[in-house]
Context: one part of a larger RNA
RNA sequence: UGACGGGGGCCCGCACAAGCUGUGGAUCAUGUGGUUUAAUUUGAUGCAAAGCAAAGAACCUUACCAGGGCUUGACAUACCGCGAAUCCUCUUGAAAGAUAGAGGUGCCUUCGGGAACGCGGACACAGGUGCUGCAUGACUGUCGUCAGCUCGUGCCGUAAAGUGUUGGUUAAGUCCCGCAACGAGCACAACCCUCGUGUUUAGUUGCCAACGUUGAGUUUGGAACCAUGAGCAGACUGCCAGUGAUAAGUCGGAAGAAGGUGAGGAUGACGUCAAGUCAUCAUGGCCCUUAUGCCCUGGGUGACACACAUGCUACAAUGGCCGAGACAAAGGAUCGUGAUCCUGUGAGGCUGAGCUAACUCCAAAAACCCGUGCUUAGUUCAAAUUGUAAACUGCAACUCGCCUGCAUGAAGCCAGAAUCGCUAGUAAUCACUGGUCAGCCAUACGGCGGUGAAUUCGUUCCCAGGCCUUGUACA
Numbered sequence: 001u002g003a004c005g006g007g008g009g010c011c012c013g014c015a016c017a018a019g020c021u022g023u024g025g026a027u028c029a030u031g032u033g034g035u036u037u038a039a040u041u042u043g044a045u046g047c048a049a050a051g052c053a054a055a056g057a058a059c060c061u062u063a064c065c066a067g068g069g070c071u072u073g074a075c076a077u078a079c080c081g082c083g084a085a086u087c088c089u090c091u092u093g094a095a096a097g098a099u100a101g102a103g104g105u106g107c108c109u110u111c112g113g114g115a116a117c118g119c120g121g122a123c124a125c126a127g128g129u130g131c132u133g134c135a136u137g138a139c140u141g142u143c144g145u146c147a148g149c150u151c152g153u154g155c156c157g158u159a160a161a162g163u164g165u166u167g168g169u170u171a172a173g174u175c176c177c178g179c180a181a182c183g184a185g186c187a188c189a190a191c192c193c194u195c196g197u198g199u200u201u202a203g204u205u206g207c208c209a210a211c212g213u214u215g216a217g218u219u220u221g222g223a224a225c226c227a228u229g230a231g232c233a234g235a236c237u238g239c240c241a242g243u244g245a246u247a248a249g250u251c252g253g254a255a256g257a258a259g260g261u262g263a264g265g266a267u268g269a270c271g272u273c274a275a276g277u278c279a280u281c282a283u284g285g286c287c288c289u290u291a292u293g294c295c296c297u298g299g300g301u302g303a304c305a306c307a308c309a310u311g312c313u314a315c316a317a318u319g320g321c322c323g324a325g326a327c328a329a330a331g332g333a334u335c336g337u338g339a340u341c342c343u344g345u346g347a348g349g350c351u352g353a354g355c356u357a358a359c360u361c362c363a364a365a366a367a368c369c370c371g372u373g374c375u376u377a378g379u380u381c382a383a384a385u386u387g388u389a390a391a392c393u394g395c396a397a398c399u400c401g402c403c404u405g406c407a408u409g410a411a412g413c414c415a416g417a418a419u420c421g422c423u424a425g426u427a428a429u430c431a432c433u434g435g436u437c438a439g440c441c442a443u444a445c446g447g448c449g450g451u452g453a454a455u456u457c458g459u460u461c462c463c464a465g466g467c468c469u470u471g472u473a474c475a
Base pairs, nucleotide, nucleotide: 001475002474003472004471005470007469008468009467010466011465013463015459016458019422020421022419023418026313028311029310030309031308032307033306034304035303042053043052064299065298066297067296068295069294070293073125077124079121080120081119082118083117088101089100091098092097107114108113127288128287130286131285132284136282137281138277139276140275141273143271148186149185150184151183152182153181154163155162167176168175192265193264194263195262197233198232199231200230201229202228207222208221209220210219236259239253240252242250243249302441319374322371323370325368331362332361333360336355337354342349343348381412386407387406388405389404392401428451429450430449432447433446434445
């Protein structure tokens, strides 16, 4: 100087407390361990692995296994020979491939040949998701959006070091004051994006009015409103009172759409964990080279006494069934979205209008409201499981897809010890949508709006962190 302390002081955080909903018990989904297996490819392992890499494993993907094949190779650059290439057909095969035949010549040209492509050969080489993340780059997690981490010169000390960086205040090393220190840098804040107010401008596909209509369409007019796009203004402790050291600030008030960081996002200092990734990519070294490379078919990654993690659905009456009615936002669409008509109980099928989209379509929002019946039951709760019949995608749904009808109707009556999240348009709850994608194992992930709470006395305690100080046989 650090680190540590069941040392002290000060402070902070959904850390506790005060509340609300969960997890832990049940079924199922997904991931992991374990076991099994020819293979169950690999990585990730307290917080910071486990709905993670994977924004989508039937083939492909695919890295694994079995079998069938290839050896200058699926891919690159060069050398030699032959033939342009593409195309068509035969035999064999699970395919990859192997085999036999037919036909045929384009482009440039100095007429020798050349370019591109295919086949054969030889030699350099290709290739490796093989090993090492403890050889590395690059990227990322974490402490932590915590307020810290340092430097130049000076001063002090023999030196390691110290000072600067102690007090008040702040979300903040934020600002103020003080001071052997004076300045500066990286972080903080601000600058960026979204939301909230006003104003200017614009006028279609959006908005409003009139005419018209069963309902639409269409037409005409308008720029006041809504919304959309661009620009500008607005918030700065600016104003008032108290407090404070006449400071920084803090407390109350006014005005205001918004008040003291207005709300949210992006943004992550010096460093820590030999943290993670050689399987994104790149790369040193090592290893394989008729195989640890490459092609193909089938299988596996989907196994199943069990254990863990994350979720979905429930156990019901603040409810479930049926009938009728209302209100969003944000997305996506031409190899797409698919209206309408007909048809089917339904998933769907037939048809194919419009839309390259403020125009058309996906599209029905659902919780909600009104009404009928259900009456405390394993039930008109709950839906697992199973049987059967169908639909869709796709060469192909057996291993191993999704969806529909009918039948079946399991556990489950609120959950032990323990434990998670959340402070406001938040939690809880309700639908909608997107990416990936032929299809989909999505109950996931990313967004979007609707309805919409309770509680916070406080900092003694638990956990994490910051500053000062103290002890130490630790470095």
This is a predicted structure of a 475-nucleotide part of an RNA (small-subunit ribosomal RNA, 3' major domain) from Ceratonia siliqua. Taxonomically the source falls in Ceratonia (Eukaryota, rosids, fabids, Fabales). Rfam family: Bacterial small subunit ribosomal RNA.